[in-house]
A computed fold for a 490-nucleotide part of an RNA from a soil metagenome, annotated as large-subunit ribosomal RNA, domain I. The full RNA is in RNAcentral, with records from SILVA. Model confidence (mean pLDDT): 84 of 100. Rfam family: Bacterial large subunit ribosomal RNA.

Context: one part of a larger RNA
RNA sequence: CGUAUGGCGGAUGCCUAGGCUUUCAGAGGCGAUGAAGGACGUGAUAAGCUGCGAUAAGCUUCGGGGAAUGGCACAUACAUUUUGAUCCGAAGAUUUCCGAAUGGGACAACCCACUAUGUUGAAGGCAUAGUAUCUCGUCUUCGGACGAGAGGCAAACCCGGGGAACUGAAACAUCUAAGUACCCGGAGGAAAAGAAAUCAAUUGAGAUUCCGUAAGUAGUGGCGAGCGAACGCGGAUUAGCCCUAAAGCAUAUAUAAGUUUAGUAGAAUAACCUGGAAAGGUUAACCGUAGAGGGUGAUAGUCCUGUAAACGAAAGGCUUAUAUAUGUUAUAACGAGUAAGGCGGGACACGUGAAAUCCUGUUUGAAUAUGGGGGGACCAUCCUCCAAGGCUAAAUACUCCUGAAAGACCGAUAGUGAACUAGUACUGUGAAGGAAAGGUGAAAAGCACUUCGAAUAGAAGGGUGAAAGAGAACCUGAAACCAUACGCUU
Numbered sequence: 001c002g003u004a005u006g007g008c009g010g011a012u013g014c015c016u017a018g019g020c021u022u023u024c025a026g027a028g029g030c031g032a033u034g035a036a037g038g039a040c041g042u043g044a045u046a047a048g049c050u051g052c053g054a055u056a057a058g059c060u061u062c063g064g065g066g067a068a069u070g071g072c073a074c075a076u077a078c079a080u081u082u083u084g085a086u087c088c089g090a091a092g093a094u095u096u097c098c099g100a101a102u103g104g105g106a107c108a109a110c111c112c113a114c115u116a117u118g119u120u121g122a123a124g125g126c127a128u129a130g131u132a133u134c135u136c137g138u139c140u141u142c143g144g145a146c147g148a149g150a151g152g153c154a155a156a157c158c159c160g161g162g163g164a165a166c167u168g169a170a171a172c173a174u175c176u177a178a179g180u181a182c183c184c185g186g187a188g189g190a191a192a193a194g195a196a197a198u199c200a201a202u203u204g205a206g207a208u209u210c211c212g213u214a215a216g217u218a219g220u221g222g223c224g225a226g227c228g229a230a231c232g233c234g235g236a237u238u239a240g241c242c243c244u245a246a247a248g249c250a251u252a253u254a255u256a257a258g259u260u261u262a263g264u265a266g267a268a269u270a271a272c273c274u275g276g277a278a279a280g281g282u283u284a285a286c287c288g289u290a291g292a293g294g295g296u297g298a299u300a301g302u303c304c305u306g307u308a309a310a311c312g313a314a315a316g317g318c319u320u321a322u323a324u325a326u327g328u329u330a331u332a333a334c335g336a337g338u339a340a341g342g343c344g345g346g347a348c349a350c351g352u353g354a355a356a357u358c359c360u361g362u363u364u365g366a367a368u369a370u371g372g373g374g375g376g377a378c379c380a381u382c383c384u385c386c387a388a389g390g391c392u393a394a395a396u397a398c399u400c401c402u403g404a405a406a407g408a409c410c411g412a413u414a415g416u417g418a419a420c421u422a423g424u425a426c427u428g429u430g431a432a433g434g435a436a437a438g439g440u441g442a443a444a445a446g447c448a449c450u451u452c453g454a455a456u457a458g459a460a461g462g463g464u465g466a467a468a469g470a471g472a473a474c475c476u477g478a479a480a481c482c483a484u485a486c487g488c489u490u
Stems, first nucleotide, its partner, number of pairs: 001487007013475001014439002018410002020407007027399002029153002037098003040053003044076001048072002059092006068080003103112003113131007133150007157188001158186005168175001172222001198205002209236005219227002240391003243335001248328014263311002269284005285302002287291001293305003340364008350376001371386005426433002446474001449461004
């Protein structure tokens, strides 16, 4: 070096329990009636996960269901169950301690009180209930008392208040990045906006929002880099109203309809052959408003579960409609320290520009429908509208979450970091970082018994099985690497 046989190793193939991306529906909140998240307990039982809370893998009622059951977890013991368990759904009970944490304190899951009542003859102890702060309201002996609400958490979406820098400009300062990231406040299932002191242009349109176009146009711009409309047109969806309180909205109750939270029932195949096993093959049938899918010892319309079509609720939720009650819009009667002007800023696609329009820190300050605003400096004419009060569904945005469905998405170094006790083990003072790890077999039938051995190691028989060259270090089992035997070569 070659050949052969093994070992080691865990690639590859096959598989999927988990992911990823969407679609359509639902839901869009939980919380002082103590949340989210935890600590500690809880089993006939070491730890872990799950469930639960001193009534502790559970208690009660109502409904479903109909034979086994005591979670993952496969053994033993002891129990439960047709007097209906386990299980599923609805409503309740219990719910230690921490946590907004709220009697005071604290190094979270601990410590220490006060008031009232009870227990006691008294003290002490114990038990039950209460005792935080802020806002509003009522009362007040002005000390406070009572009542209602708030507080915290949560993925994105939304509105408001603040608000960068890297970067680009091939440097850099106006500019850009960008009103982005980030911080703070607030709300809802959507939010915001909204019924013209709007546009248009001599014709007219008729609230708002979103999409397409207009258009990378008009503009803006150290006229650099860049930024970047509107009118109009086509669509989605349409809804208008109020201020001498109408329509509405919210809550509660009642009625009706629908829907949802368990379920019920559901057609139709036999023989032979191969095989360990038939769903395969052959022959002959049947059902189909069901030949979607999954399972069953190989590939099953007719075996099981389902599927199509149909049916179903004691109890609870939701939606819609109608009716009633209460509350709200609401100290409200058409808008003055307002419009407009000066100064300084900001927003408008528009960087002060010829700069209209909008907001306002400061300073001034009208008119009152015989009036006022706008039509991009300004003036006239003309046109158009009525500010300084308020409400308003839908079309739109998002997905922590629930159900159904799908994929020229992945298939265990992939797909989530996580298919498995995964944000676990482990690392770090900490913020934080962060793994590896799937597959016996159809069924444990998981090797009785014997032998070798120090042996509960390992092996040889033997048995199971289709297979043990499937033996738990378990499907397949590549290469590197190692060993043995034989051969060749130096």